[in-house]
Molecule: Bacterial RNase P class A
Organism: Kitasatospora sp. NPDC058965
RNA sequence: AGAGCCGACCGGGCGGUCGCGACGGAUCCACCAGGAUCCGCCGAGGAACGUCCGGGCUCCACAGAGCAGGGUGGUGGGUAACGCCCACCCGGGGUGACCCGCGGGACAGUGCCACAGAAAACAGACCGCCUACCUCGGUAGGUAAGGGUGAAACGGUGGUGUAAGAGACCACCAGCGACCGGGGUGACCCGGCCGGCUAGGUAAACCCCACCUGGAGCAAGGUCAAGAUCGGGACCCCCGGGUCCCGUGCGCGGAUGACCGAGGGCUGCUCGCCCGAGUCCGCGGGUAGACCGCACGAGGCUGUCGGCAACGGCAGCCCUAGAUGGAUGGCCGCCUCCCCGGGCCGCGCGAGCAACCCGGGAGACAGAACCCGGCGUACAGGUCGCCUCUUCCG
Numbered sequence: 001a002g003a004g005c006c007g008a009c010c011g012g013g014c015g016g017u018c019g020c021g022a023c024g025g026a027u028c029c030a031c032c033a034g035g036a037u038c039c040g041c042c043g044a045g046g047a048a049c050g051u052c053c054g055g056g057c058u059c060c061a062c063a064g065a066g067c068a069g070g071g072u073g074g075u076g077g078g079u080a081a082c083g084c085c086c087a088c089c090c091g092g093g094g095u096g097a098c099c100c101g102c103g104g105g106a107c108a109g110u111g112c113c114a115c116a117g118a119a120a121a122c123a124g125a126c127c128g129c130c131u132a133c134c135u136c137g138g139u140a141g142g143u144a145a146g147g148g149u150g151a152a153a154c155g156g157u158g159g160u161g162u163a164a165g166a167g168a169c170c171a172c173c174a175g176c177g178a179c180c181g182g183g184g185u186g187a188c189c190c191g192g193c194c195g196g197c198u199a200g201g202u203a204a205a206c207c208c209c210a211c212c213u214g215g216a217g218c219a220a221g222g223u224c225a226a227g228a229u230c231g232g233g234a235c236c237c238c239c240g241g242g243u244c245c246c247g248u249g250c251g252c253g254g255a256u257g258a259c260c261g262a263g264g265g266c267u268g269c270u271c272g273c274c275c276g277a278g279u280c281c282g283c284g285g286g287u288a289g290a291c292c293g294c295a296c297g298a299g300g301c302u303g304u305c306g307g308c309a310a311c312g313g314c315a316g317c318c319c320u321a322g323a324u325g326g327a328u329g330g331c332c333g334c335c336u337c338c339c340c341g342g343g344c345c346g347c348g349c350g351a352g353c354a355a356c357c358c359g360g361g362a363g364a365c366a367g368a369a370c371c372c373g374g375c376g377u378a379c380a381g382g383u384c385g386c387c388u389c390u391u392c393c394g
Base pairs, nucleotide, nucleotide: 001390002389003388004387006385007384008383009382010381012335013334014333015332016331017330018329020043021042023040024039025038026037027036028035029034045365049376050375052374053373054372055371056370057217058216059215060214064271065270066269067268069213070212071211072210073209074088075087076086077085078084089103090101091100092099093098104208105207109206110205111202112201113200126147127146128143129142130141131140132139133138155173156172157171158170159169160168174198176195177194179192180191181190182189183188221292222291223290224289230247231246232245233244234243235242236241250284251283252282253281254280255279256278263275264274265273266272299318300317301316302315303314304313305312306311338361339360340359341358342357343356346353347352
């Protein structure tokens, strides 16, 4: 200098002007609800997207058991938890930094391996080789070392042996298994010695095994107001009637039930447990408003200690949107990043590096809606760092 691997970050800034929303304060208006002006202060993201996981929270509900269903799958850690993150093991890829893995079980069972091929799993003889007979071709027997088919054919190389062969036997290997020793928390790794010779692959097929798992969801769930009907009380008033407060919770018809219990709940089923005097159907009528939930959090930042790391402890500082037809925008000026075109110039022994001026152009993915931890996806342009490889100079 070039090419890579892994990780992190930015993705406009400043000023002015007009205009928005929350909160706080002041003043004014106002029966109430509330409204107006001014000041202060705050006001979208790294993914707010996907809705793929895990929770917090709320309710079922005082809360059980079993089955089903669903999820994960090497070991050890982290975490509130996870299907996430970190480290390691094994297998595979790459010169390497690194990357990939639906990583338990094929000796519980079932299924599948097309075509080709003799044969695809209790396999098998097409060509070939050997022996015997015989009618120049065939028959019978032996064989699986050689050839062929295929993704895959019952280990490989060399020898002994044989009629010809074959782990039939032997030596050395690979694989598998047993025993022993060492290392490691563990998955596993290393070594020694022995053995039968070696009946495939597929579970990202059904399945088996181990572990985990209630359900629904902020449109969760609460509070208040209003309301047709009825009841009670108080006051006013010439009988009638009107106003206010409290309680109740719309009217008509039908079916059925009331502790021998209808109906309902445990959001798939069963058991079991619980609530329960109302429940269901038809027709007609009223309301759709305000507030809470709603942002102090498994929170953020800095430093330090422990740990290979993920992460955790300690100390200090900070409060950082809460809308509800849904707020943060428009204009102007300057600067900056980057790109394109043109000009111009310095440093170094060298390989090489770098600055300045003019003109044009702000352009990526994309917007909270209860909150948080992850993962996945998208992203114009740019910056930084560790490490690897190649080349060049001194």